[in-house]
RNA sequence: GCGGAAAUAGCUCAGCGAUAGAGCGCUUCCUUGCCAAGGAAGAGGUCGCGGGUUUGAUCCCCGUUUUCCGCU
Numbered sequence: 001g002c003g004g005a006a007a008u009a010g011c012u013c014a015g016c017g018a019u020a021g022a023g024c025g026c027u028u029c030c031u032u033g034c035c036a037a038g039g040a041a042g043a044g045g046u047c048g049c050g051g052g053u054u055u056g057a058u059c060c061c062c063g064u065u066u067u068c069c070g071c072u
Stems, first nucleotide, its partner, number of pairs: 001071007010024004018055001026042005048064005
């Protein structure tokens, strides 16, 4: 330099056009003499960034940043 993959909650990952979810973690409460385990409720996201297409974009297209893999 060329090609490909990934980027979504604190972490690991779903979601492939219609107001974004799970597990673990976190907060509060219940249970217990305390911890752990268990139960209930809750908070937390401008979906890497900038444009475009569309009535509507996490999703499609273009550019760009970072990481990984391959080729040279």

A computed fold for a 72-nucleotide RNA from a Candidatus Uhrbacteria bacterium, annotated as transfer RNA. Model confidence (mean pLDDT): 82 of 100. Its Rfam family is "tRNA". By type it is a transfer RNA.